[in-house]
Model confidence (mean pLDDT): 87 of 100. Predicted 3D model of a 497-nucleotide part of an RNA (small-subunit ribosomal RNA, 5' domain) from an uncultured bacterium.

Context: one part of a larger RNA
RNA sequence: AACGAACGCUGGCGGCAUGCCUAAUACAUGCAAGUCGAACGAGACCUUCGGGUCUAGUGGCGCACGGGUGCGUAACGCGUGGGAAUCUGCCCUUGGGUUCGGAAUAACUUCGGGAAACUGAAGCUAAUACCGGAUGAUGACGAAAGUCCAAAGAUUUAUCGCCCAGGGAUGAGCCCGCGUAGGAUUAGCUAGUUGGUGGGGUAAAGGCUCACCAAGGCAACGAUCCUUAGCUGGUCUGAGAGGAUGGCCAGCCACACUGGAACUGAGACACGGUCCAGACUCCUACGGGAGGCAGCAGUGGGGAAUAUUGCGCAAUGGGGGGAACCCUGACGCAGCCAUGCCGCGUGAAUGAAGAAGGCCUUCGGGUUGUAAAGUUCUUUCGGUAUUGAGGAAGGUUGAUGUGUUAAUAGUACAUCAAAUUGACGUUAAAUACAGAAGAAGCACCGGCUAACUCCGUGCCAGCAGCCGCGGUAAUACGGAGGGUGCGAGCGUUAAUC
Numbered sequence: 001a002a003c004g005a006a007c008g009c010u011g012g013c014g015g016c017a018u019g020c021c022u023a024a025u026a027c028a029u030g031c032a033a034g035u036c037g038a039a040c041g042a043g044a045c046c047u048u049c050g051g052g053u054c055u056a057g058u059g060g061c062g063c064a065c066g067g068g069u070g071c072g073u074a075a076c077g078c079g080u081g082g083g084a085a086u087c088u089g090c091c092c093u094u095g096g097g098u099u100c101g102g103a104a105u106a107a108c109u110u111c112g113g114g115a116a117a118c119u120g121a122a123g124c125u126a127a128u129a130c131c132g133g134a135u136g137a138u139g140a141c142g143a144a145a146g147u148c149c150a151a152a153g154a155u156u157u158a159u160c161g162c163c164c165a166g167g168g169a170u171g172a173g174c175c176c177g178c179g180u181a182g183g184a185u186u187a188g189c190u191a192g193u194u195g196g197u198g199g200g201g202u203a204a205a206g207g208c209u210c211a212c213c214a215a216g217g218c219a220a221c222g223a224u225c226c227u228u229a230g231c232u233g234g235u236c237u238g239a240g241a242g243g244a245u246g247g248c249c250a251g252c253c254a255c256a257c258u259g260g261a262a263c264u265g266a267g268a269c270a271c272g273g274u275c276c277a278g279a280c281u282c283c284u285a286c287g288g289g290a291g292g293c294a295g296c297a298g299u300g301g302g303g304a305a306u307a308u309u310g311c312g313c314a315a316u317g318g319g320g321g322g323a324a325c326c327c328u329g330a331c332g333c334a335g336c337c338a339u340g341c342c343g344c345g346u347g348a349a350u351g352a353a354g355a356a357g358g359c360c361u362u363c364g365g366g367u368u369g370u371a372a373a374g375u376u377c378u379u380u381c382g383g384u385a386u387u388g389a390g391g392a393a394g395g396u397u398g399a400u401g402u403g404u405u406a407a408u409a410g411u412a413c414a415u416c417a418a419a420u421u422g423a424c425g426u427u428a429a430a431u432a433c434a435g436a437a438g439a440a441g442c443a444c445c446g447g448c449u450a451a452c453u454c455c456g457u458g459c460c461a462g463c464a465g466c467c468g469c470g471g472u473a474a475u476a477c478g479g480a481g482g483g484u485g486c487g488a489g490c491g492u493u494a495a496u497c
Base pairs, nucleotide, nucleotide: 001496005493006492007491008490009489012344013343014342015341016340017339019336020302025300026299027298029297030296031295034061035060036059039058040057042055043054044053045052046051068255069254070253077180078179079178080177081176082175083174086172087171091168092167093166094165095164096163097162098161099133100132101131102130108123109122110121111120112119113118139148140147141146153160154159155158181227182226183225188218189217190216193215194214195213196212197211198210199209200208230252231251232250233249234245235244236243237242257278258277259276260275261274280291281290282289283288308334310333311332312331316330317328318327319326320325347377348376349375350374357368358367359366360365381438383433384432385431386430387429391424394420396418397417398416399415400414401413402412403411404410441486442485443484444483445482446467447466448465452481453480454479455478456477462469463468
C1' cells in the first nucleotide's frame, strides 16, 4: 500500500458496491420452465344462440438457454495464432413443391389389480401424431447407364405454416505450432502401445474400434510417477523489471448425492429427464415405493466469519403464442451488515472577569483556554407536513388514409385521438415549520515516530513490532492532567506486494 476479511472499543446520515474464503456437508418448507384452443378430438360452464371461457389428454415448440459451484483436471483444459475432414433448430436470402390414400392410439366408456406409487384388459375416436402410393431435380450415389429420397394443414381469402434444394449468418464439434505449478530423495515408460493394409463407426480427420502385418513410439530440451491447482481478461503491489493472486464482473472449461450408461433431439450422454448399481433419508397395509438446494430464500452442522423463508414482472432480457397475454428467485428493486470506497454533518461569529473546577507549581504563578458561560446568528443532515419529476417504450379501443380483396368483412402498414400500464414508492427533488436543538470516538506520546509532567508500583504487577523498559525520584508498567495522530471511525491480528 492493499483486503470477499475477522476481533476489540466506538458509532449520526446518504450514494455506490461487496457479502459461506470453512463441510462439492446433510437438508424441513415455499418458489426457481413453461406455453400454444389460430394443430386435434373430448368434457364442463356461461350465452344476447352469433358465440365465449376453462382445461385433463394427443400434438408442437421450449426445457442443451438463463442460474449455481470449482469436485475433478498439469490437459489441446485454458491463452494465442493457424488449419481441414464437419454439422447447425429458430433467423435472413434464393429456386421449386404443398398430390392421392390408409391403419391405429391416448383422452373417453366398461370391467379389474394395488396401501400407495401406479397399472392391466376390452370397446370407441381425432389430428400439423403415424404409415403407404404418386411426382420428382438444380439434390444423394455412380465413370456412365441408371437408381433413390418429400410434404400438413389452420383460421379464413390473406396470412401463418409444411416439404426439397442452394447460399448466408449464428452456434458448435475436430486437428496443429507456441505458452501455461513444484518435486530427480520419481529414470526409465509404453501392447491398441507406434505405424501400415482392410472392414466397421462418426456430422467429421483419426487405433476412434476390430482383424492381419511390421516393431515401433516417448524420455535428461525431464518421459513416467508423486504432490498441488480450474484457465484467462484482469486484480493487488512496485519507479520499473518483477512478485503475488484469479472473490465480484466478462470469456472458456468441468461438475450436478457417488459411479456407470444410453434414449430423445438441430443441439445433452442432460442440475430441477430416463435406466442400472451404491451410500443416505423418508413412506409402507412389509408385497413395494419416493427423494437429490454446487437455483432463490431458509434450517442443522462446521467455522474467527459472511444477509430476507421480502416485493414485482413496471423496465431489460429469455421461452411459448398471430396477438392479447402467460411463465420467468434471470433480472429490476427493497431488507440486513461501517464489510469497503466516496460525500456530508455533529454548528457559526463574538466573547478575558483570562470565571469556577481539574492538573502542575520555584507558591509568584502557569496550563486546560475563546475553551465554557454569556450575546448575536444560521438550520445542512435528521424530524413533521405538503407538493412532486424521470425511469413508459409499448399495448388496447376508435377514426382516417394506403395496400390486399367482389367487399365498407377481415388483415398489414402509416397518421391522429381517447382512456390507460411503476415493484421501487411515504421515490429523487422542491417548499414550509420548530429549535443549537438529536449526532465523537479510537489509538498513541523512550528511540525508530508527531506528541510530557505528576501520582502509584518497586526486576513485583506489567509493557514490548525491533532496540529494550521495571530492583524507590520510571517521559517505556497502571491512573490522572496535558499533548499528538486519524476521525464515523480507530486500533489489533492473519496472509500478500